[in-house]
Small-subunit ribosomal RNA from Trachelomonas zorensis, 1440 nucleotides, folded computationally. The sequence is in RNAcentral, with records from ENA, Greengenes and SILVA. The coordinates come from a structure-prediction model, not an experiment, and the mean pLDDT is 83.

RNA sequence: GAGUUUGAUCCUUGCUCAGGAUGAACGCUGGCGGUAUGCUUAACACAUGCAAGUCUAAUGGUUAUUUUGACCAGUGGCGGACGGGUGAGUAAUAUGUAAGAAUCUGCGUUUAGGUGAGGGAUAACAAGCGGAAACGCUUGAUAAUACCUCAUAGUGCUAUUAAGUUAAAGAUUUUUCGCCUAAACAUGAGCUUGCAUCUGAUUAGCUUGUUGGUGAGGUAAUGGCUCACCAAGGCUUUGAUCAGUAGUUGAUUUGAGAGGGUGAUCAACCACACUGGGACUGAGAUACGGAACAGACUUCUACGGAAGGCAGCAGUGGGGAAUAUUGCACAAUGAGCGAAAAGCUUGAUGCAGCAAUACCGCGUGGAGGAUGAAGGUUUUAGGAUUGUAAACUCCUUUUCUUAAGGAAGAAUAGUUGACGGUACUUAAGGAAUAAGCAUGGGCUAAUUCCGUGCCAGCAGCCGCGGUAAUACGGGACAUGCAAGCGUUAUCCGGAAUUAUUGGGCGUAAAGAGUGCGUAGGCCGUCAUAUGUGUUUAAUAUUAAAUUUUAAAGCUCAACUUUAAACUUGUAUUAAAAACUGUAUGACUAGAGUACAUUAGAGGUAAAGGGAAUUUUCAGUGUAGCGGUGAAAUGCGUAGAUAUUGGAAAGAACACCGGUGGCGAAGGCGCUUUACUAGGUUGAUACUGACGUUGAGGCACGAAAGCUAAGGUAAUGAAUAGGAUUAGAUACCCUAGUAGUCUUAGCUGUAAACGAUGGAUACUAAAUGGUGCUUAAGCAUUGUUAUAGCUAACGCGUUAAGUAUCCCGCCUGGGGAGUACGCUUGCAAAAGUGAAACUCAAAGGAAUUGACGGGGGCUCGCACAAGCAGUGGAGCAUGCGGUUUAAUUCUAUGCUACCAGAAGAAUCUUACCAGAAUUUGACAUGCCAAUUAGCUUUUGUAGAAAAGUUUGCUCGUUAGAGAAGUUGGACACAGGUGGUGCAUGGCUGUCAUCAGUUCGUGUUGUGAAAUAUUUAGUUAAGUCUAGCAACGGACGCAACCCUCUUUUUUAGUUGUUUUUUUAAUUUCUAAAAAUACUGCCGGUUAUAAAUCGGAGGAAGGUGAGGAUGAGGUCAAGUCAUCAUGCCCCUUAUAUUCUGGGCUACACGCGUGCUACAAUGGUUAAGACAAUGAGUUGCCAGUCCGCGAGGGUGAGCUAAUCUCAUAAACUUAGCCUUAGUUCAGAUCGUAGGCUGAAACUCGCCUUCGUGAAGUUGGAAUUGCUAGUAAUCGCCUAUCAGCUAUGUGGCGGUGAAUACGUUCUCGAGCCUUGUCCACACCGCCCGUCACACCAUGGAAGUUGGCUAUGCCUGAAGAUAGUCUUUUAACUUUAUUGAGAAAGCUGUUUAUGGUAGGGUUAGUAACUGAGGUGAAGUCGUAACAAGGUAGCCGUACUGGAAGG
Repeated sequence: GAGUUUGAUCCUUGCUCAGGAUGAACGCUGGCGGUAUGCUUAACACAUGCAAGUCUAAUGGUUAUUUUGACCAGUGGCGGACGGGUGAGUAAUAUGUAAGAAUCUGCGUUUAGGUGAGGGAUAACAAGCGGAAACGCUUGAUAAUACCUCAUAGUGCUAUUAAGUUAAAGAUUUUUCGCCUAAACAUGAGCUUGCAUCUGAUUAGCUUGUUGGUGAGGUAAUGGCUCACCAAGGCUUUGAUCAGUAGUUGAUUUGAGAGGGUGAUCAACCACACUGGGACUGAGAUACGGAACAGACUUCUACGGAAGGCAGCAGUGGGGAAUAUUGCACAAUGAGCGAAAAGCUUGAUGCAGCAAUACCGCGUGGAGGAUGAAGGUUUUAGGAUUGUAAACUCCUUUUCUUAAGGAAGAAUAGUUGACGGUACUUAAGGAAUAAGCAUGGGCUAAUUCCGUGCCAGCAGCCGCGGUAAUACGGGACAUGCAAGCGUUAUCCGGAAUUAUUGGGCGUAAAGAGUGCGUAGGCCGUCAUAUGUGUUUAAUAUUAAAUUUUAAAGCUCAACUUUAAACUUGUAUUAAAAACUGUAUGACUAGAGUACAUUAGAGGUAAAGGGAAUUUUCAGUGUAGCGGUGAAAUGCGUAGAUAUUGGAAAGAACACCGGUGGCGAAGGCGCUUUACUAGGUUGAUACUGACGUUGAGGCACGAAAGCUAAGGUAAUGAAUAGGAUUAGAUACCCUAGUAGUCUUAGCUGUAAACGAUGGAUACUAAAUGGUGCUUAAGCAUUGUUAUAGCUAACGCGUUAAGUAUCCCGCCUGGGGAGUACGCUUGCAAAAGUGAAACUCAAAGGAAUUGACGGGGGCUCGCACAAGCAGUGGAGCAUGCGGUUUAAUUCUAUGCUACCAGAAGAAUCUUACCAGAAUUUGACAUGCCAAUUAGCUUUUGUAGAAAAGUUUGCUCGUUAGAGAAGUUGGACACAGGUGGUGCAUGGCUGUCAUCAGUUCGUGUUGUGAAAUAUUUAGUUAAGUCUAGCAACGGACGCAACCCUCUUUUUUAGUUGUUUUUUUAAUUUCUAAAAAUACUGCCGGUUAUAAAUCGGAGGAAGGUGAGGAUGAGGUCAAGUCAUCAUGCCCCUUAUAUUCUGGGCUACACGCGUGCUACAAUGGUUAAGACAAUGAGUUGCCAGUCCGCGAGGGUGAGCUAAUCUCAUAAACUUAGCCUUAGUUCAGAUCGUAGGCUGAAACUCGCCUUCGUGAAGUUGGAAUUGCUAGUAAUCGCCUAUCAGCUAUGUGGCGGUGAAUACGUUCUCGAGCCUUGUCCACACCGCCCGUCACACCAUGGAAGUUGGCUAUGCCUGAAGAUAGUCUUUUAACUUUAUUGAGAAAGCUGUUUAUGGUAGGGUUAGUAACUGAGGUGAAGUCGUAACAAGGUAGCCGUACUGGAAGG
């Protein structure tokens, strides 16, 4: 810097990514060279070989010899304390750094001095003996630079002095080397001190040689290092003790730095050497390749005993994701021995081998080359891409192969090279021998095809996959890096995400409930001194390597070398004196004291008061009271409620009363008194910084709760009953215990809130209250608001502004304020307070919507007011369901259900059964032949037969073309098959509702807002006014059509009159006019508009139609049509016959006809309009009761026909009944259409005569030429199921107070945990699966301290039991020594009860996670009882 919480936004916060690094590992791949590096795990066990020897100029011997020599094992000297390995232990006996004093130091250097005289042994060896072996014993002999004695003695040591005391080794024969003493240097080592040096307080007290002193011992040396005595100290919140982890450093890695991580290789120090403790030798060890002991393990054994220690180099097994050769050489560098050497030894080291493990370098060819080849991929079928890539031409040879030459490293006069015939050079050959890996949705450079179909799979985060996947798998292409590339692990960075540099705490995580106050931190003015901090300079040190810079050497680089810088630190010295600290002195502005005044529900205790309530007594009085949404439980005739009077009790204190007052907070309210604390104001005096904050600590601390004793009127958890309810462990009601009250204690928590710690200073204003006050002013409490701050909301002199000081607290959500541990508490609980696991979010503020059983305004046949219905009956029709071979398919709340279908007997038809065809019923292309077609007969259809007919265009009459038929082969046809959730188009609905947007400007960090809100008004975002808005667009309205009026013109097939023309008129159809709130009056704001009126055919949109903004519903339609993809292709295509779509227990919708007298029936009579008609409408006439039939005029229609309109009027009958109502159903006989009327058509005649007597809950339509009612016409159509649909006219009402309520809609506002948007979200129990975890009778280990027992080796002390060459002696002995024994110390082992930690466990607890389980509905809206906090009780659960 980016991704990720959201519909979008800003913020907070976490997670993730891009970078670098590695002793790495894994996957795929692999040409060369150089330089480095290579058991991070089991400090697990180790076969085999090697890793420390050397010296004969110390010495005796063996052997050989003329000498020189050689050899083996000893004695002796030096070295085996270095070099090499490892990191177990160790949190300080370590390390780093800087100092220090009480020390030692082999070999080395320098200086001075010395080196005389003797002695006794012993190994090797020889002999004998033991043992399996390892190894050893006895006797005898012998040497030394081995051992011992004496002498000598100084600048040694002891000591105040006097004085005392201590040394040596020779070899060689010629020079040297060695040896001893002393002093000094160098080197190395030991010791002491300051500072630095991980985590945990859920480790707070630790310590008895402990702390100090005196004395002694001991040590190279200081010292409780050890011992005796004395004192009681020492360490610790600046973290002792305990627990966990860890070798430390130079450095290394990351980072701008500050920091963080690491401690491989290289270098310094430390520690360790199978485990444990202890010592010897030595200059040096408590000794990796030495010894004794104990333990574990391994090996050998003759069972008696022995041997061993790779954390040296190789190597083996094991462990593990994982780490190399049982190589060469001492040529170089170094080390040991050696007088010097020669030399020997050296798994140190130098080299080689293995490994892409890392870094660096080189290569896999270069130039040209288009017909842009072939092939691949893709495609819109043209092309594009792979791609100058290849082929092909020319060139080069790093590398490779072969051959030849051939180093430096060697220090020299000469000899000497493991590496190595290596590096390097030359020649020849030939593009020859050499490219992969990952990625391609975003972050993040790079896209397409196929396959798959929430499968297989991917994934670092977000996420992808459910039939068109740029995200899976493969291909093509592209991108990145390249002998590597990816993945995994770990570290730093990004992360300002622990914030010193450099964060925060009103609402996101976070201010302790409040005060007092200890340690600590911080702190007024002036002066003097000092020099703690501070600053500067110098000196010393800060190892080398590393890093940085500049050079140099390998062809470059890595690498190596040289020089410089750096090493930020520490110490010492010197200087400065502002600030800081300290000391002293002074001051008064902070703070306090005294005096005076004043307000107050400040606190504690006592006394008193009235109203109300309840109970009780008495009276009056009678049937109810009480309670609720409505009721009931309850009380009451044993007299309630009500009312009057008396008495008692307890609790709380109306009005005043107020963002009024007081208090640190909790909190405090009748009146009076007593005691008491604090504040404010005023003026003077005094003290003289006495201040502030405050870890621990102490005190106070609502309510609930606990203990004890009281009290109990009212209220009231729990509880009981009544209701409500599906249930109701609730809300409501009737009762009611604890509690609420008092006293004495405890508890110590609250949403203890201003969600805002305290103190001080500063920074615009305006205004209200309270206190002091004449005023000014001061103090206090509120409101608005500037600058500034803030993510925003907001804060704003009472800061959340600007600064300083101190304390507390936070670091993603959940798990969890849980578990364990500890402290407090009588208990309840409180305080402190994790982890595993899990998610990629959780959260804050604001925005736009949507929603609310939120609010306001407004509208609509939405309600209301009316009329007529539906729902009941029968029938028609559609749907569901059921049935069926099939009952084809679609449509399903409003917005499906007389819908698609403006017409299913066949056809239609898509369905079922049966039969049949396969280039196909239909289209295009190719080939061949040919001509079609029509009529009749037969046939179920098809097939077949007969007859008839020769017609298109051009033309040179040869033919060509077009069209048709038949046959053939292949491309293909065909599909009412799937997907309306892949689509186009069309349509429905909200809704004919008034809304939806854009540009510019402005406001806001932004999403967005403004405009579009507000005041009026309208049918309307219609118009007006105002306004940080100004304008525009789509909608509204208007323009269009029809109707109503008039005029003009024209007119047939119409009317009237007339003889006709002409004319009138109805009508027809073309043009035009008219209506605009134009006029008058009222209202309003002098607006828009509205109300009333005039005139007018019509008046405020005149009526109706067409017209449907932006969007919503993945709404409907793949079966109108079109269409992507998928599917079928002798079948899901095509043809035919029959059946089905018409089934029928039932349920629903839409209708028709009725139930009758406002009627039915009979007779007579009157008045329309729209339409349709030649495969047709059909007059007239004849036949038939009728449907209809025969005949037949007219009409391609203002001419003819359908065609008598009906309701209505007049007259008669019927007289309230299942009827002269109603007509279903059924029977008989007919008619029509059609090929056909059985399933399954319509109509007619006669007969039959069902239900039904106005319809429950519920519900529909309609505001005027409307409802209601009456008939007529049409499309489709052979016919019809039409009672449907679309039109036409006739007759022709009632009602609207109004907007409380129901439904729907619009605008504004409010709340929100919703945004798939309330059909939302979401809580808890229960059931199931999985995961981690707590408790737990117990059980198994580790670590650790303590008591007791045991007591190896060693050391030390003692002893006199034994032994004893050097010196001594009177030769007996003595001194000394050794062994033994005893004491002390002590490893290991045993035992006992503990502490701590880890594993495991029957059973048990809560938690987390999990597309579709159960019960409820707690929360989010007034969430339907506002929610929430603390506490107590209670309930399946949320909860109450």